Predicted 3D model of a 1476-nucleotide RNA (small-subunit ribosomal RNA) from an uncultured bacterium. Its mean pLDDT, the model's own confidence on a scale to 100, is 85.

[in-house]
C1' cells in the first nucleotide's frame, strides 16, 4: 500500500462490496495446562430467604436465665456461691450523609476547564488563646392497670445522667455607636483605640502524675454551598417564546446573593450568532479507530452529577429533603381473628421473568480501608481470596533425533507412475504440563506487654499444604476449525444436471463444475476456528488538512439592495487578534520514554522523565489584522463637451397584403392532396375591375449588425425616459465588492372583470389514410392570440459557464468614438478606449473542448451537489381565485445510473463506385401430363441426415436380393471379420439329410511346403484367455473435409509518430484502375496474406518429328477408297519455341499513373475459359465417409438369415422431362463433328425377326478394330389450323434383354388405346457472344435400370439509353440510448402475484401544555396552649385544543417478479426531428 464490480474495449465521474483492527459480545464445530483480567448491553421487571452499620458500661439508671458448686427438704422445691454487673432491653453520644449500587430522569452552570465569593457554612482533626462557679425541675428504662389477633398503644407510679432548663462570669465572638490609620474597579473590606448591650460550660478514668471529654473564641487543613467566562447532540416540513415574565423600591427568608419569596411601581426580557418546541442522551479523565486531521462510543478503573418501587413533603443533624430514617398520597405483594397492619435486592450471593447472552444463596475480616471505642475489641457481603464461564489478553504443550522396499492403504493416473511420505513402522533419546512421593514459602509487621529510655518479648494466614523447589514413572494422557473461481495462500476426482444448493461483491449449477456435494490433496490460523451484530479505517465518499458545480450530481431566470464577510495608498496612537518569554492551573490512572518485580510474556511498581495541542494572569515586540487620528487621489461617484443605438412608456399616423361587403364583367368550375374526398360554386363561385370596412402585423433595408440587468426590442412622427461609450481632469476623498432574508422585473401558456376579433388556430365537427387511427395530410372551427386593468411566477428562463478585481503570446472581421499622418474633401494607412465575433500560443480539461468576452492563474462574496429509481412524489407549511407554484421527504428497490471518446454494426442519412443487380432484350418456371426430390399424411418399417438465401434430380456416379442403417419371423453368443497367447486337431475342398435360408446332424475320399522322419511351418477348424463389436447420443466436446459472403477487394503486421487510454496513422485525401492496381501528395517507412501474375487449356506463326494419322507433287492400281510405292509439303497428333509490353502514333491528363482514338498484328489493352478462394462469419453443414473424446449397449441397441419396407397416397411445394405445334408434324433421300469408352470388354460384315433383340464371331489391350447411326440442317413429297397425321400420359394384349429371382418394385419392343394440354393469375428464374436459344454425341455409376449428372462439340441470335429505383456487394463520411449488434433496443396501459407506503368515515393508546373542581402529608401565617381557619400544594376529576403513534371497510400511485395482453411513443432524419 490497494483491490473487485458499469463497457466489445477504453478514460473518467460515482456508488455498491472486500482485504485491517477492535468488541462487557453471542451462535456452530472442537477444546489439554497455567497466570492476569472480565462477567444482564435486554425488564430503573416483579422478589423467596441469608447477610451488607454498628459501636461505647472509662456518660447513666436498672440488670437476667440456663449450666455448674454447696446448704435445707422424703418429694415438689426453697436457700446461696459461681455464671454476672455478663446477656437482651433502655437513657445518653458518636457514627447510620460514608462505604457499596445503577443511569431512570437530566441539553441544565448537570458535565469540563478556568475564574469569584468584599455573599457563605464545615462536626471529627491540627495548632492557639480563654474558661469550666452554683442551683433546679423532669423522663424512659422498671412496677402496676388496661386496650388490640398483630403491629403496637393509652392511663398510674419510681429513678439516674456527659439528656433537659435557671443564676452567675465572659471576650480578640455577635450587635449598636464615637475617634483613626491602611486599601480595593466598585458595594465596600482590614487594623488600632474608647463605651454600651447580648450569649458559655459536664463530666469520666487513674493511688497519683495525668489522660480524656466540655464551654466560648482565632487560625489551618480537608469537605460543602454559591456565581461567572468559554466549551461540547440533532431537527427550521419547531419561528416566534416570555406574566414572577424583565427591571426598580421596601418588606420577608436563607449558612450565603438572588423574583428565592411577598407588595407596590415601571414595560420589558429573551430570539436567524437558532429563542420556542420537539426529539436523543448522564458528563468526563479516557477507550477503540486513523498517518493525522477527525469519527465512533463513554463497559470495567477513576472524578463530577442524578436517583433509591411511583410522586409529594418536611423533621433530625455540622452536613440530607436521607438507598437497608420518618409522614402522606398511588400502584403493587405479603399477614389479617376483616377491625387494621406489614413490606421495597439500582447493597453481596440467590430466584422468577424477559432475552441471542452475562456467574457461588462460597471462605476471611489475615491484609488495606472504614464506624465506634482510652484500649482489648466489636461490626464491616467495602474489601482480601476462592469456585464458574475459552468471554479476552499471555505464556506452555501435545514430543525429538534418525529411518526408503519410499511399506501398507487412500487419491489421481498418460497405466509408465505420480502423491499423502521421514509422513508411519522401526532405532536411540527427552521429561516441559498432567499423575505420583516428600519437602514447603513470601504476603505480617503494626497494635499488645515490659521497661525512664535504647530496646527486650509475645500474638495474628482466609488463600493453602497453595506458589515453588527435590525426586519418580513413562511417549505415555492432550488437535482441531475454516478455505481452495477472481479479489485472496491453496487443484484433482467422483455424484448432481437451472435440480439440489451456494453465494461478501463480481457471479457459479441447463452431462466433462477447481464455484453446488463428498473424497484425496493443499492453504491458513491453532486450543481455538469460522459466522453473526457493532465501531473506526479504507472512504480525498462532507474534502480544515483535503472534492466539486459548460456535457458526469451540482450557478439562484434578472435585477435591487438590508444583515452579514472581504475591502486603496501615507503617516500617527492604540495593543482587540497575533508573536515571544515568566507564573498558575491542566488530580490519579491510562498512552509514551527509562529502569525494575513475578523463570518469561500478559500483569504490575518506581521517576523532580515525558506528554497532557487547553484556560487564566504578568511582562514584553508592534510587521501583519483590528479599533481610532490626519491625510492623499489611483478604486468609486460628480460636472462639462460630444456620439451611437429595434432600451422603456404614451400620443399620433402610413401603405402593401389578407378576409369580409356593395357593385361591374364573366362561366363551371374553384379548392385541396401523395392521390382524393369532405367543402364552395348555376341561388352565378373561382378569376378580374373599381369603392368600401375591419383587425392584426410591419417586406425590402437586415448584417456571427445594435440596445437592454434578464425576459426581451424592428414600418413613420411626436412628447416624456433609464442606461452605455469617448474626450476632458473641474468637484468629492474610499463614498468599494458581494449579498442569506426582504422588494421589484419576469417569454409562452393560463386565470378574472371588460372590450376587440382580420388572419391564424388548442378543443370540437368533417373528410381521408390505416389491420385500428380518438394521430401525422386536407376542409371547417371555438376559447386564445389584439387592447386595457389586475392575477400567475413557470421554461432546454442555455453560453445548459453567479458577480467584481488584478494578471497572463497573438492574428482577423465588424459596430461606436478619439487622435496621428494625408487629402479639396472622403477612404486606404498608423496609434488608442469601449462592444459583438472567428482563429489559435501557454496553460487548464476525463475528453469534447475553452483559451484577454477563460473553462487559464490568483483574491473576495453568495446559491448550489454528494448513486440509480421511488421523486421533485407524499405528508406539514406558506402562497394563489384557480390551473397550480415554493420548500420538501421516507419506506422499499438495484449495482448501477452516468459523462467523453473509440472500434465496429445498423440507419425508411449523405456521398462516390460495382455486379444480368435494375433497366433493354431473349428465353424459361408458376396453368398440363408424367419423373424426379421434399413436407405431409399413412404403415409392423415407409430407416437416417440435409432446412431461407447457402435443404427439397442434395448425401445417392444408379434402394428388384444384395446394397440396408428400418419392421417381421427364424438362429449365434469369444461372436459376422480382426489381433495376440496356450493347448488341440487337420490342408483348403467335396458330399448326405432337414429347413425359407441362417443353421443343425452326418458321411466317407483326398493331401501344400520342409525334414536329422521325432517334427516343424502356412492355411483352415475346434476350446480357452486378453480382446471384440455397435450406421448407438453429443457435429453445442472435437479433428479433418465442405458450404456462404465472395474471385468481393480487402485483412493484417514490425518500427515510427500521435493519443492518459482503447485506439488511430500508415490503409485516409487528389486522379485512375477488374482490383489497396498505379501515379502524386502526405508522419510516416516498409513488410506479409489476398490482387495480378507465373500453371493448364484454347487462338496465330516457327522448329522438330512423321506411325496407327496425312496425300500436294511424281508412279501404279481399283467401280470405288491414301489401296499400293513413295513423299515430310499440307491438315494432324506432340515436345519445344515465337507472339502483346499501353510497345508505336495523336489526343486528354498534374511534364503521372492512365484512358480515348489510330496503325500494325491472328490476337490489343486481363485475347477467351480452367485451377487458384485473404484476415474471419454463420456454435452453418456433416460423430451415418473418416478419425476421436465423454457418455451409452454387451444371450444385445452386437451377429447370420428370409420375406417385407427404403417405390405407400386426400393433399402441398422445389428440380425437370414433353408438350401445346405449320420456324411445325409425318414419309423418303443427302451431308457435316468433338469428346470420348471398350477383353468378366467393344463387337463390324453376314443371317433371323416388323422391332426390342437373336444367331455367330472378323477384328481390337485400339491415333490401327468396334461402340457409331450424330442430330438440328438440307433436298423432295404430305398434312393446312383441328384437340388435328399436335400431343403424348393411361392401358389392354403379345414379346425382348438382364439377373439365382422382375408380384410387390427394372429397362426396352410391337400392335392397340390416346388423357390432360391451344402458351400458363399473383409471383418469379437464367443469359451480354461463340453467350442464349436450339441440337444431338460420350463417360461415370452399372448385371440390369438416366428425362438425373458430369463432358463434348453442331447451328447460332437480340440488347445494355442508362445508374433514378429493387437486391447484394465496396470505400469515405455521419447519426445511434444498437454490442447477442435492427431478427438490435425499448416505453406505457391493461391482466396476475408479492412487498412497502400516501388518503381514509373512524377506533385505540402515549407524553406534555391550559383553565377549572377538589385537596393528603408537610410547611408558613392567624391563634397563649389546645380545637379551627387560611395560604401554598402531590395524586385525583371535569372540559376544550394542539402535537405523536398503532390500527381501518374502501382507494391512490410506487417498486418488484424467464418465456401473459395491447399497441410501437423512443433510440438512425426510429419513418410526423426531439426535447423543454
Nucleotide at each position: 500500500a490497494g483491490a473487485g464490480u458499469u463497457u466489445g474495449a477504453u478514460c473518467c465521474u460515482g456508488g455498491c462490496u472486500c482485504a485491517g483492527a477492535a468488541u462487557c459480545a453471542a451462535c456452530g464445530c472442537u477444546g489439554g495446562c497455567g497466570g492476569c483480567g472480565u462477567g444482564c448491553c435486554u425488564a430503573a421487571c416483579a422478589c423467596a430467604u441469608g447477610c451488607a452499620a454498628g459501636u461505647c458500661g472509662g456518660a447513666c439508671g436498672a440488670g437476667a436465665a440456663a449450666g455448674c458448686g454447696g446448704g435445707g427438704g422424703c418429694a415438689a422445691c426453697c436457700c446461696u456461691g459461681u455464671g454476672a454487673g455478663u446477656a437482651a432491653a433502655g437513657u445518653g453520644g458518636c457514627a447510620g450523609a460514608c462505604g457499596g449500587g445503577u443511569g431512570a430522569g437530566u441539553a441544565a452552570c448537570a458535565c469540563g476547564u478556568g475564574a469569584a465569593c468584599a455573599a457563605u457554612c464545615u462536626a471529627c482533626c491540627c495548632u492557639u488563646g480563654a474558661g469550666c462557679g452554683u442551683g433546679g425541675a423532669a423522663u424512659a428504662a422498671c412496677c402496676c392497670c388496661g386496650c388490640g389477633a398483630a403491629a403496637g398503644c393509652g392511663g398510674g407510679g419510681c429513678u439516674a445522667a456527659u439528656a433537659c432548663c435557671g443564676c452567675a462570669u465572659g471576650a480578640c465572638a455577635u450587635c449598636c455607636u464615637c475617634u483613626u490609620a491602611u486599601u480595593g474597579c466598585a458595594u465596600g473590606a482590614u487594623g488600632a483605640g474608647g463605651g454600651g448591650a447580648u450569649c458559655a460550660a459536664a463530666g469520666g478514668c487513674g493511688c497519683a502524675a495525668g489522660c480524656u471529654g466540655c464551654u466560648c473564641g482565632a487560625g489551618g487543613a480537608g469537605g460543602a454551598g454559591u456565581u461567572c467566562g468559554c466549551g461540547g447532540c440533532u431537527g427550521a416540513u419547531u419561528a416566534g417564546c416570555u406574566a414572577g415574565u424583565u427591571g426598580g423600591u421596601g418588606a420577608g427568608g436563607u449558612a450565603a446573593c438572588g423574583g428565592c419569596c411577598c407588595a407596590c411601581c415601571a414595560a420589558g426580557g429573551c430570539g436567524a450568532c437558532g429563542a420556542u418546541c420537539a426529539g436523543u442522551a448522564g458528563c468526563c479523565g479516557g477507550c477503540c479507530u486513523g498517518a493525522g486531521a477527525g469519527g465512533g462510543c463513554g463497559a470495567a478503573c477513576g472524578g463530577c452529577c442524578a436517583c433509591a418501587c411511583u410522586g409529594g413533603a418536611a423533621c433530625u443533624g455540622a452536613g440530607a429533603c436521607a438507598c437497608g430514617g420518618u409522614c402522606c398520597a398511588g400502584a403493587c405483594u405479603c399477614c389479617u381473628a376483616c377491625g387494621g397492619g406489614a413490606g421495597g435486592c439500582a447493597g453481596c450471593a440467590g430466584u422468577g421473568g424477559g432475552g441471542a447472552a452475562u456467574u457461588u444463596u462460597g471462605c476471611g475480616c489475615a491484609a488495606u480501608g472504614g464506624g465506634c471505642g482510652a484500649a482489648a475489641g466489636c461490626c464491616u457481603g467495602a474489601c482480601g481470596c476462592a469456585g464458574c464461564a475459552a468471554c479476552g489478553c499471555c505464556g506452555c504443550g501435545u514430543g525429538g533425533a534418525g529411518g526408503a522396499u519410499g511399506a501398507a492403504g487412500g487419491u489421481c493416473u498418460u497405466c509408465g507412475g505420480a502423491u499423502c511420505g521421514u509422513a508411519a513402522a522401526c532405532u536411540c533419546c527427552u521429561g516441559u504440563c498432567a499423575g505420583u512421593g516428600g519437602g514447603g514459602a513470601c504476603g505480617a509487621a503494626a497494635g499488645c506487654c515490659c521497661g525512664a529510655g535504647a530496646g527486650g518479648g509475645u500474638u495474628u494466614g482466609a488463600c493453602u499444604g497453595u506458589a515453588c523447589c527435590c525426586g519418580c514413572u513413562g511417549a505415555g494422557g492432550a488437535a482441531g476449525c475454516c478455505a481452495c473461481g477472481g479479489c485472496u495462500a491453496a487443484c484433482u476426482c467422483c455424484g448432481u444436471g437451472c435440480c439440489a444448493g451456494c453465494a461478501g461483491c463480481c457471479g457459479c449449477g441447463g452431462u466433462a463444475a477447481u464455484a453446488c456435494g463428498g473424497a484425496g490433496g493443499u492453504g491458513g490460523c491453532a486450543a481455538g476456528c469460522g459466522u453473526u451484530g457493532u465501531u473506526c479505517g479504507g472512504a480525498a465518499u462532507u474534502a480544515c488538512u483535503g472534492g466539486g458545480c459548460g456535457u458526469a450530481a451540482a450557478g439562484g431566470g434578472c435585477g435591487u439592495g438590508u444583515a452579514g464577510g472581504c475591502g486603496g495608498g501615507a503617516a500617527g496612537a492604540u495593543g482587540u487578534g497575533u508573536c515571544g518569554g515568566g507564573a498558575g492551573u491542566g488530580a490519579a490512572a491510562u498512552c509514551g520514554u527509562a529502569c525494575g518485580g513475578c523463570u518469561u510474556a500478559a500483569c504490575c511498581g518506581u521517576a523532580u522523565c515525558a506528554a497532557u495541542g487547553g484556560c487564566u494572569u504578568c511582562c514584553g515586540a508592534a510587521a501583519c489584522u483590528g479599533u481610532u487620528u490626519u491625510u492623499c487621489u489611483u478604486g468609486a461617484a460628480u460636472g462639462c463637451u460630444g456620439c451611437a443605438g429595434a432600451g422603456g412608456c404614451g400620443a399620433a399616423u402610413g401603405g402593401a397584403a389578407u378576409u369580409c361587403c356593395a357593385g361591374g364583367u364573366g362561366u363551371a368550375g374553384c379548392g385541396g392532396c401523395g392521390g382524393a374526398a369532405u367543402g364552395c360554386g348555376u341561388a352565378g363561385a373561382u378569376a378580374u375591375c373599381u369603392g368600401g370596412a375591419a383587425g392584426a402585423a410591419c417586406a425590402c433595408c437586415a448584417g456571427u449588425g445594435g440596445c437592454g440587468a434578464a425576459g426581451g426590442c424592428g414600418g413613420u412622427u411626436c412628447g416624456c425616459u433609464g442606461g452605455g461609450c469617448a474626450g476632458u481632469g473641474a468637484u468629492u476623498g474610499a463614498c468599494g465588492c458581494u449579498g442569506a432574508g426582504g422588494c421589484g422585473c419576469g417569454a409562452a401558456a393560463g386565470u378574472g372583470u371588460g372590450g376587440g376579433g382580420a388572419g391564424c388556430a388548442a378543443a370540437c365537427a368533417g373528410g381521408a389514410u390505416u389491420a385500428g387511427a380518438u394521430a401525422c395530410c386536407c376542409u371547417g372551427g371555438u376559447a386564445g392570440u389584439c387592447c386595457a386593468c389586475a392575477c400567475c411566477a413557470u421554461a432546454a428562463a442555455c453560453g445548459a459557464u453567479g458577480g467584481u478585481c488584478a494578471c497572463u503570446a497573438g492574428u482577423u472581421g465588424u459596430c461606436g468614438g478619439g487622435g496621428g499622418a494625408u487629402u479639396c474633401g472622403a477612404c486606404c494607412c498608423c496609434c488608442u478606449c469601449g462592444g459583438c465575433a472567428a482563429c489559435g500560443a501557454c496553460g487548464c480539461u476525463a475528453a469534447c473542448g475553452c483559451a484577454u468576452u477563460a473553462a487559464g492563474u490568483g483574491a473576495c462574496c453568495c446559491a448550489c451537489c454528494u448513486g440509480g429509481g421511488g421523486a421533485g412524489u407524499a405528508c406539514g407549511c406558506u402562497c394563489g381565485c384557480a390551473a397550480g407554484g415554493g420548500u420538501g421527504a421516507a419506506a422499499c428497490u438495484c449495482a448501477a445510473a452516468g459523462g467523453a471518446a473509440u472500434u465496429g454494426a445498423c440507419g425508411g442519412g449523405g456521398g462516390c463506385c460495382c455486379g444480368c443487380a435494375c433497366a433493354a432484350g431473349c428465353g424459361g418456371u408458376g396453368g398440363a401430363g408424367c419423373a424426379u426430390g421434399u413436407g405431409g399424411u399413412u404403415u409392423a418399417a415407409u430407416u437416417c441426415g440435409a432446412u431461407g438465401c447457402a435443404a427439397c434430380g442434395c448425401g445417392a456416379a444408379g434402394a428388384a436380393c444384395c446394397u440396408u442403417a428400418c419392421c417381421u419371423g427364424g438362429g449365434c453368443u469369444c461372436g459376422a471379420a480382426g489381433u495376440g497367447c496356450u493347448c488341440u486337431g487337420u490342408a483348403a475342398a467335396c458330399u448326405c439329410a432337414u429347413g425359407a435360408a441362417a443353421g443343425u446332424g452326418g458321411g466317407g475320399u483326398a493331401u501344400c511346403c520342409c525334414u536329422u522322419c521325432g517334427g516343424g511351418g502356412a492355411g483352415c477348424g475346434g476350446a480357452g484367455c486378453a480382446u471384440a463389436g455397435g450406421u448407438g447420443c453429443u457435429g453445442c466436446a472435437u479433428g479433418g473435409c465442405u458450404g456462404u459472403c465472395g474471385u468481393c477487394a480487402g485483412c493484417u503486421c514490425g518500427u515510427g509518430u500521435c493519443g492518459u487510454g482503447a485506439g488511430a496513422u500508415g490503409u485516409u485525401a487528389g486522379g485512375u484502375u477488374a482490383a489497396g492496381u498505379c501515379c502524386u501528395g502526405c508522419a510516416a517507412c516498409g513488410a506479409g496474406c489476398g490482387c495480378a501474375a507465373c500453371c493448364c487449356u484454347u487462338g496465330u506463326c516457327c522448329u522438330u518429328a512423321g506411325u496407327u494419322g496425312c496425300c500436294a507433287u511424281c508412279a501404279g492400281g481399283u467401280u470405288a477408297u491414301g489401296c499400293u510405292g513413295g513423299g515430310a509439303a499440307c491438315u494432324c497428333u506432340a515436345a519445344g519455341g515465337a507472339g502483346a509490353c499501353u510497345g508505336c502514333c495523336g489526343a486528354c491528363g498534374u511534364c503521372a499513373a492512365g484512358u480515348c482514338g489510330g496503325a500494325g498484328g491472328a490476337a490489343g489493352g486481363u485475347g477467351g475459359g480452367g485451377a487458384u478462394g485473404a484476415c474471419g462469419u454463420c456454435a452453418a453443414g456433416u460423430c451415418c465417409u473418416c478419425a476421436u473424446g465423454g457418455c451409452c449397449c454387451u444371450u444385445a441397441c452386437g451377429u447370420c438369415c428370409a420375406g417385407g419396407g427404403c417405390u405407400a397416397c386426400a393433399c402441398a411445394c422445389g428440380u425437370g422431362c414433353u408438350a401445346c405445334a405449320a420456324u411445325g408434324g409425318c414419309c423418303g433421300g443427302u451431308a457435316c463433328a468433338g469428346a470420348g469408352c471398350g477383353u468378366c470388354g467393344c463387337a463390324a460384315g453376314a443371317c433371323c425377326g416388323c422391332a426390342a433383340g437373336g444367331u455367330g464371331g472378323a477384328g481390337c489391350a485400339a491415333a490401327u478394330c468396334g461402340c457409331a447411326a450424330a442430330a438440328a440442317a438440307c433436298c423432295g413429297g404430305u398434312c393446312u389450323c383441328a384437340g388435328u397425321u399436335c400431343a403424348g400420359a393411361u392401358u389392354g394384349u403379345a414379346c425382348u434383354c438382364u439377373g439365382c429371382a422382375a408380384c410387390u418394385c427394372g429397362a426396352g419392343u410391337a400392335c392397340a388405346u390416346g388423357a390432360a394440354g391451344u402458351u400458363g393469375g399473383a409471383a418469379u428464374c437464367g443469359c451480354u457472344a461463340g453467350u442464349a436459344a436450339a441440337c444431338g454425341c460420350g463417360g461415370a455409376u452399372c448385371a440390369g435400370c438416366a428425362g438425373g449428372u458430369c463432358g463434348c462439340g453442331u447451328u447460332g441470335a437480340a440488347u445494355a439509353c442508362g445508374u433514378u429505383c429493387c437486391c447484394g456487394g465496396g470505400c469515405c463520411u455521419u447519426g445511434u440510448a444498437c454490442a447477442c449488434a435492427c431478427c438490435g433496443c425499448c416505453c406505457g396501459u391493461c391482466a396476475c402475484a408479492c412487498c412497502a407506503u400516501g388518503g381514509g368515515a373512524g377506533u385505540c393508546g402515549g407524553a406534555a401544555g391550559g383553565a377549572c373542581c377538589c385537596g393528603a402529608a408537610g410547611g408558613g401565617c392567624c391563634c397563649a396552649c389546645a380545637a379551627g381557619g387560611u395560604c401554598u400544594c402531590a395524586a385525583g376529576g371535569u372540559c376544550a385544543g394542539g402535537c405523536c403513534g398503532a390500527u381501518g371497510a374502501c382507494u391512490g400511485g410506487g417498486g418488484u417478479g424467464a418465456a401473459g395482453u395491447c399497441g410501437u411513443a423512443a433510440c438512425a432524419a426510429g419513418g410526423u426531428a426531439u426535447c423543454c

Source information: Its Rfam family is "Bacterial small subunit ribosomal RNA".